[in-house]
């Protein structure tokens, strides 16, 4: 100088002029303050809240699924083992169990979890040529995938049949909290597939602010019935009720609505997610549903898109700008 | 806003514990039959199984994500 990796940040700015939802202040006029996102999206996990169910058991049924840890929680974060990729910085993985068992594995192949189609050996028959047996998994064919790899020795031809060297599995030992590493053995040699069915191990009631609360209106039913209601997967059972109980349709108004597992700075512990401590801020809340138009000034000419009860996370969309690494390679110079 | 469902030929549906030519009726084309057309018969062509990865030897089918339409709920 060039490629390049891994984190953050901002997404027009300024000023006037009329508006629009909320909010405080006032008798009123009016003033004074606020007012979309980093994804408000998809609704995909997790939890507040709410309302229904919760004595007990049993049965489906869903979710996760390397270790260790942070958290209200999680499928999410963080640091790790391990496997893949990359020269590297550093990326990426539904990553438990196939040695409990059942299913599959089309076509081609002789055989697909067991085989003898070609071959090679050897036996019987035959003049051969061949056939018919037996033995073999080395060689060749077929597949995604054919009984661990590869060399020696052995044999009638072979073969882990023996042996070194690998590999992968098991016991044991050695470090680690543990995931695993590493050495060692006169022990084994085993297809794949669990985003097939399954087992192991954890976890899970059910439905949503259109939830639900209160207040006010209509209209039905039935009222002492082995009746009505609830048990929102299912069943055994079980519980409640009688001076009221159920049901239907429709609808208004108010709560629920934004103080919250909250955000900022700092400091303290931790390798880090993050926690404890101080200190300061309040920062949309409607109900046909604001958040806007216009003008002027700048500059690169402005991307994906806009709240509906709230958070924490995850995936997807996103024009550009711009920081930050005692981060990486290559080249050149000193 | 919340739940839930679907997506296969022009157009209405099948198919699948995962096997590769993906079907069926309607429509369209050709052909015969008719003096012409309908109706018959006989034949053919028409497919990104929305889309984009992932598992798997193999994906319409199983798993994650995105798009596009439906239905319910006051």
């Nucleotide at each position: 100088u060039g490629a390049g990796c891994g984190g953050g940040u901002c997404g027009g700015a300024c000023g006037g002029u009329c508006g629009c939802g909320g909010g405080g202040c006032g008798a009123a006029a009016g003033c004074c303050g606020c007012g979309a996102g980093g994804a408000a999206a998809g609704u995909c996990c997790g939890a507040g809240c709410u309302c229904c169910a919760c004595a007990g058991g049993g049965c489906a049924g869903g979710g996760u699924g390397c270790c260790g840890g942070g958290u209200a929680a999680c499928a999410c974060c963080c640091g790790g083992c391990g496997g893949a990729g990359g020269c590297g910085a550093c990326u990426u993985c539904a990553g438990g169990g196939a040695a409990a068992g059942u299913g599959c594995a089309a076509c081609a192949g002789a055989g697909a979890u067991a085989u003898a189609c070609c071959g090679c050996a050897u036996g019987u028959g035959g003049a051969a040529a061949c056939a018919c047996g037996u033995g073999u998994a080395a060689g060749g064919g077929u597949g995604g995938a054919a009984a661990g790899g590869c060399g020696a020795g052995g044999u009638a031809a072979g073969a882990g049949c023996u042996c070194a060297c690998c590999g992968a599995c098991g016991g044991c030992a050695u470090g680690g909290c543990g995931a695993c590493u590493u050495g060692u053995c006169c022990g084994u040699c085993c297809u794949g597939u669990a985003a097939a069915c399954c087992c192991c191990a954890u976890c899970c009631g059910g439905a949503g602010c259109a939830a639900g609360a209160u207040u006010g209106c209509u209209g039905g039913c039935a009222g002492a019935g082995c009746g009505u209601g609830g048990c929102g997967g299912c069943c055994c059972g079980u519980c409640a009720c009688a001076u009221u109980g159920c049901c239907u349709a429709a609808u208004a108004a108010u709560c629920g609505c934004u103080u919250g597992a909250g955000c900022c700075u700092g400091u303290u512990g931790g390798u880090a997610a993050c926690a404890g401590c101080a200190g300061g801020c309040c920062u949309a809340g409607a109900u046909a549903g604001a958040u806007g138009a216009c003008c002027g000034u700048u500059c690169a000419a402005g991307a994906c898109a806009a709240a509906a009860c709230u958070c924490g996370g995850c995936u997807u969309a996103c024009a550009g700008a711009u920081c930050c690494g005692a981060c990486u390679c290559a080249u050149a110079u000193c | 806003g919340u739940a839930u469902g679907c997506g296969u030929a022009g157009c209405u549906c099948a198919g699948u514990a995962g096997g590769a030519u993906a079907g069926a009726g309607c429509a369209a084309c050709u052909g015969c039959c008719u003096c012409c057309u309908a109706a018959g018969c006989a034949g053919u062509a028409g497919g990104u199984c929305c889309c984009c990865a992932g598992u798997u030897c193999a994906a319409u089918u199983c798993u994650g994500g995105g798009c596009g339409c439906g239905u319910a709920c006051a």
Two RNAs folded together computationally: RNase P RNA and transfer RNA, 408 nucleotides in total. The prediction has a mean pLDDT of 75. It holds a member of the Rfam family "Bacterial RNase P class A".